[in-house]
RNA sequence: GCAGGCCGGGUGACCGCGGGCCGACCUUCGGGUCGGCUCGAGGAAAGUCCGGACACCGAAGGGCAGGACGCUGGCACGGUUCUCUCGGGAAUUGGGCCAGGCGGCGAAAGCCGACGGAAAGUGGAACAGAAAGGAGACCGCCGACUGAUUGGUGCACGAUCCAGUCGGUAAGGGUGAAACGGUGGGGUAAGAGCCCACCAGCGGUCGUGGCGACACGACCGGCUAGCCAAACCCCGUCCGGUGCAAGGCGAAGCAGGUCCCGAUGACGCGGCCCGCCGAGGGACCGGGUACGCCGCACAGAGAGAUGGUCAUCCUCGACAGAAUCCGGCUUACAGGCCUGCU
Numbered sequence: 001g002c003a004g005g006c007c008g009g010g011u012g013a014c015c016g017c018g019g020g021c022c023g024a025c026c027u028u029c030g031g032g033u034c035g036g037c038u039c040g041a042g043g044a045a046a047g048u049c050c051g052g053a054c055a056c057c058g059a060a061g062g063g064c065a066g067g068a069c070g071c072u073g074g075c076a077c078g079g080u081u082c083u084c085u086c087g088g089g090a091a092u093u094g095g096g097c098c099a100g101g102c103g104g105c106g107a108a109a110g111c112c113g114a115c116g117g118a119a120a121g122u123g124g125a126a127c128a129g130a131a132a133g134g135a136g137a138c139c140g141c142c143g144a145c146u147g148a149u150u151g152g153u154g155c156a157c158g159a160u161c162c163a164g165u166c167g168g169u170a171a172g173g174g175u176g177a178a179a180c181g182g183u184g185g186g187g188u189a190a191g192a193g194c195c196c197a198c199c200a201g202c203g204g205u206c207g208u209g210g211c212g213a214c215a216c217g218a219c220c221g222g223c224u225a226g227c228c229a230a231a232c233c234c235c236g237u238c239c240g241g242u243g244c245a246a247g248g249c250g251a252a253g254c255a256g257g258u259c260c261c262g263a264u265g266a267c268g269c270g271g272c273c274c275g276c277c278g279a280g281g282g283a284c285c286g287g288g289u290a291c292g293c294c295g296c297a298c299a300g301a302g303a304g305a306u307g308g309u310c311a312u313c314c315u316c317g318a319c320a321g322a323a324u325c326c327g328g329c330u331u332a333c334a335g336g337c338c339u340g341c342u
C1' cells in the first nucleotide's frame, strides 16, 4: 500500500423509562398498585433510489405513453409461461454469489466500468481558436495577375527577406480535452492516402482455440469513417396501481340538509384510449366517534421507552437513533483489532 472480516468505550454501584412472565394486594372485573426475574437501536436504524414479501383495489384484459434493466458461463433462491406420470421437468427473467472475457488505472497486490447500438437519424462539445466533423486558410508555403524596386540603351525577358488582389495547399506554426492515422519514399508549383512500402486502427470472409463472452492468425477492402446514448433516440427483455394511516375483526355513537353526475352506463384502475362491469357516486354544510384486538416481529408502543448520576480504567470514544418486514444501492463515520497478499 491492497483485499477480506470484525469492533464502535469497558467494568461496577445507584436511580429512572418501555415490553414480557411470575407472585401478592386492591377492583366498579375493564383493570390498577407493589415486588421479583428477564429483554430493550444500528452498521448504517438515515436517504427512500431499486427489488421482494404482505395487503387491498374491476377483467392484474389489450394498446399507447411511461419506467427499470442491458458482456459470458455456472450455482442456489424468487417471479412468469408451458408441460406433467402431480414427485417434478423445460424455457425465460430478477437481484445475489462464484468463475471468466473486454476496456481503463496502478510498479505490484489489486481497483473501477449503466459493459447493447455513435459506418440509422437528430443534437451537443464551455474557454481558446480562422475552423469542432464529410470542417477549416490566422500565420506560413505555392501559383497567376497588378504595382513597386531592380538588371538591361530599350522592348521582350529575368530577379526580389516588397505590397495588393484572386486562387491552390492541412506538410510546418499557433489554439484546444479533442484539428480528420504514423514513419519513410515517390510525386507536385506547393501540397495531400494523390500513389507505394511497413506499422496502427476499422469493416468483411475464412481458419484455429474456447460451452460462451472472446482471443489469435490469414486474405480482401476503402484508405481512416474521431468523442458523448447517466443527450434525445434505436434495438432487446421485463414491468397494472396504491402502500401497514395497506388492510381485517369487534364495540360505541349520530340527524339530517342542499347541489351536481348517472342505464345516452356514472363510480370503478390511478396519464390517455379501447374493452369489461352494472347502480349508485361526488362536493359542501350539519351531527356522531376518535376505543379495544389483529396485522406486529425473541426492542417495539400512542408520534412519544431504549436513559441519567457517581466511581474507576483505557487508546478518552465518530456518524447517528427503530415505526410492517426482508434484500440491494447510496450517503455519513473519531478511532481500533484480526487474517491474507504486494
Base pairs, nucleotide, nucleotide: 001341002340003339004338005337006336007335009313010312011311012310013309014308015307017040018039019038020037021036022035023034024033025032026031042319046330047329049328050327051326052325053324054243055242056241057240061274062273063272064271066239067238068237069236070235071100072099073098074097075096077094078093079092080091081090082089083088101115102113103112104111105110116234117233121232122231123228124227138173139172140169141168142167143166144165145164146163147162148160149159150158151157181199182198183197184196185195186194200224202221203220204219205218206217207216208215209214247294248293249292250291256285257284258283259282260281261280268276314317
Bacterial RNase P class A from a soil metagenome, 342 nucleotides, folded computationally. The coordinates come from a structure-prediction model, not an experiment, and the mean pLDDT is 76. The sequence is in RNAcentral, with records from MGnify. The model forms 96% of the base pairs in the Rfam consensus. Rfam family: Bacterial RNase P class A. The family's RNA type in Rfam is ribozyme.